[in-house]
Molecule: Bacterial large signal recognition particle RNA
Organism: Chloroflexota bacterium
This record gives sequence, C1' cells and structure tokens, in this order.
RNA sequence: UCGUGCUAGGUGGGGAGCUAGCGGUGCCCUGUAACCGGCAACCCGCUCGAGCCGGGCUGAAUCCCCAUCUGAGGUUCGUCCGUUUCCUGGUCAGGCUGGCGCUGCGCGGCGUUGAUGGGCUGGUCCUGCGCGGCAGCGACCUGCGAACCCCGCCAGGUCGGGAACGAAGCAACGGUAAGUGGUGCUCGCUGGGUGCCGCAGGGCAACCGGGCCGGAGCAAGCGAACGCCGGGUCGCAGUGGGCGGCGGAUCGAAGGUGGGUGCACGA
Repeated sequence: UCGUGCUAGGUGGGGAGCUAGCGGUGCCCUGUAACCGGCAACCCGCUCGAGCCGGGCUGAAUCCCCAUCUGAGGUUCGUCCGUUUCCUGGUCAGGCUGGCGCUGCGCGGCGUUGAUGGGCUGGUCCUGCGCGGCAGCGACCUGCGAACCCCGCCAGGUCGGGAACGAAGCAACGGUAAGUGGUGCUCGCUGGGUGCCGCAGGGCAACCGGGCCGGAGCAAGCGAACGCCGGGUCGCAGUGGGCGGCGGAUCGAAGGUGGGUGCACGA
C1' cells in the first nucleotide's frame, strides 16, 4: 500500500415552545444518498455518558470526530426609523362644526315717488269734567195688603132716654199704613277694569301716523374677513400592542477549507 472480516461511530440537524433539565412526539427552518416497527400533550422516555424497546443497513471515510470561514432561519433587545391599531389627554397652532359680537368687503334689500338727521303735531299713557251705556238704590205710577188694638160708612144687635133722638161699634162694603210685587224713550242719587264719543289739563322714554326743513345715504338678510365662547372627529401629544426595516446579542441547518480517528488475518 492492497484485500478480507470486524469494532467505535453513523443512519439527519437546528430554532422556538414545553421542562428543574435533556431528548422525543406536534409547529417552524434547513437539508436529503440520509432505514423500519412500537410509545407520547388533562404528554412519553430519561438524568449531565440525559429518548426507551425491537429489528435492519453502513462502517474507518464524500459518509465518523475536531477547528475555522461563509451562513438559511429562529429567539431576544433598542431613548432607532416607517406603518397600522386600541386607549387616554388636551384645545397651544391647524382643518371641521355650533353660537355670539364686530367690520361694512361681495351679493341681495330700502332710498331723489326723498335716506340718515332735525324740529312740529297727533296717537298709544295718566287725571278731571260732560254726554252715552250698564248696574244698584230711591222717587213717581200701579196691584195686593190689618179678625180686634187703622180710617170711612156702619145693616143686625147693644147702651142711654117716656119719646123724638143720641152714643159707642162688630161683620160686610170701600179705603189706607208698614210691607210686598209690577212697570218704564220718566226723574234723582251712587258706582266701574264702562265707551272706535266729546272737552280740558298733564305726560311724552319708546314706538307709530301726518305734514315741514334738508339733500344721500340707510340697513345688516346671506356670504366673507376678524374676535370671543363652545363642540367634538381628524390632525396633535402620551402610553401600549401588531407588522416591516435597521442595528446589537444569542442559537444555528447547510456548505467550503484544514486537520484527526481503530482491531484481526493474509499478500
């Protein structure tokens, strides 16, 4: 060095999660020339030599071991960047919106058939009077109205008288008082939240009407600008979450490079 037969080893690995920890089942990544059966999430098997049981294949090297480089992907962190979303806040600046004020810029309106303004007068207001109306009371007119204690006339009866006659007097009849009704183009008195009424006086801030002077503005409906007060959505601010990017840390499949690793027999 070659051949034969063996052995260690290998027959996928990794991330997060779970776990005291390790490995596995399930998820994800990577990768394939990379076995089979059984077990397992209200788990399964183990204990730092950390899956167990059973059966195959391969086997000292492309395949096993170590170092290093590149490095998919995962996890984690950030006074970082972008984006999205929940909640909270407040009205400082902005957009939106409600109200008020102001200006008189635009539109519209009123105005030379005369604006604002000025002065005059009247009305609305108050008081008194007159007249009217209404209400109440009274008078006037009128009906009724007293067993006796009202009047007139008083039959009968009564009394006095010899008589003539006289006297008182009930009922009826007639009348009347108080009272109680009625009536009204009547009269008087009183009253009022009385009157399209009249007269007089007062008042006259405001509004309205009228005519006078004078000669060009008035007004603020809508829009607009400005100011003030509010509303609350967005923007804004704050906190948290999701996603993406960037950076750090960490684990790291796979690949590249370098190195390392037996036993027996025979030639």